Description
The part of an RNA shown here (large-subunit ribosomal RNA, domain IV) has 333 nucleotides and comes from Bacteroidetes bacterium UBA2359. The source organism's lineage runs through Bacteria, Pseudomonadati and Bacteroidota. The coordinates come from a structure-prediction model, not an experiment, and the mean pLDDT is 89. RNAcentral holds the full RNA, with entries from SILVA.
[in-house]
Context: one part of a larger RNA
RNA sequence: CACGGCUAAGGAACUCGGCAAAAUGGUCUCGUAACUUCGGGAGAAGAGACGCCUACCCAAGCAAUUGGGAGGCCGCAGAGAAUAGGUCCAGGCGACUGUUUAGCAAAAACACAGGACACUGCAAAGCCGGAAGGCGCAGUAUAGUGUCUGACACCUGCCCGGUGCCGGAAGGUUAAGGAAGGGGGUUAGCAGCAAUGCGAAGCUCUUGACUGAAGCCCCGGUAAACGGCGGCCGUAACUAUAACGGUCCUAAGGUAGCGAAAUUCCUUGUCGGGUAAGUUCCGACCUGCACGAAUGGUGUAACGAUCUGGACGCUGUCUCGGCCGUGAGCUCG
Repeated sequence: CACGGCUAAGGAACUCGGCAAAAUGGUCUCGUAACUUCGGGAGAAGAGACGCCUACCCAAGCAAUUGGGAGGCCGCAGAGAAUAGGUCCAGGCGACUGUUUAGCAAAAACACAGGACACUGCAAAGCCGGAAGGCGCAGUAUAGUGUCUGACACCUGCCCGGUGCCGGAAGGUUAAGGAAGGGGGUUAGCAGCAAUGCGAAGCUCUUGACUGAAGCCCCGGUAAACGGCGGCCGUAACUAUAACGGUCCUAAGGUAGCGAAAUUCCUUGUCGGGUAAGUUCCGACCUGCACGAAUGGUGUAACGAUCUGGACGCUGUCUCGGCCGUGAGCUCG
């Protein structure tokens, strides 16, 4: 040093944190709160009993025997060893059982029943494949697919200006293609003594009025689509505050609920509780730097190797060490 056993008095003073250890532990009887989705919560909590003997009494049974009673016996110790829940209070998150980073993360992450929207009429939509073909499905809208939300309860406000999607088709714009017409090249021919000029058809290069769909512009709809949800000034018979008024801007200016919060910078906000003493915790307040309604809001019984605060029990975690056993190590052989 490792593992194990014991330890006076104290009992978390240790520490980021009761980490680790200790403690609880079985069966029967009694007893059991808030809250609750009436199932739970519950093994709540808490209390008592427990071995062995008897020819006795009672009950059940065909009986072995079992249960109850009465009486008795032994030890330090009777669930005599081993196996074998610590408990309670309050809060955050997630409803729950599940799933996950094989080898640093098990969670408040994922999933989940339930909710919603959208697409899809079947040779479906969607997906795999170059195709054939296949999955979907030997299914058919009470079905299948995609996306979001995430039990349950109460709810889910306003904005369609931007972006997306859906619908519309009058007008504007608009491709390839088509194409009237124009321009150029070439030359049979014509003119010319020649140089050269003009030059039909055809071929060819080019230009091009006009024609030409969707899309875009445009007109509507749509937010459980992506998203967004104001500023300044004044005002009440103490003061303070502002139900009220003015003004500017906006597509519309954040409704209910919640709020120093897994969100609060200032901040250890302020007040209350708990402690002798509390940057944490709980309850309030609202000045929300920078909550807010299915990127869901607020609650919630039950559940959790979850996170946070407190309490009882218990202890070598500590005051603060000590002793013992086994092993490693060291010395000698």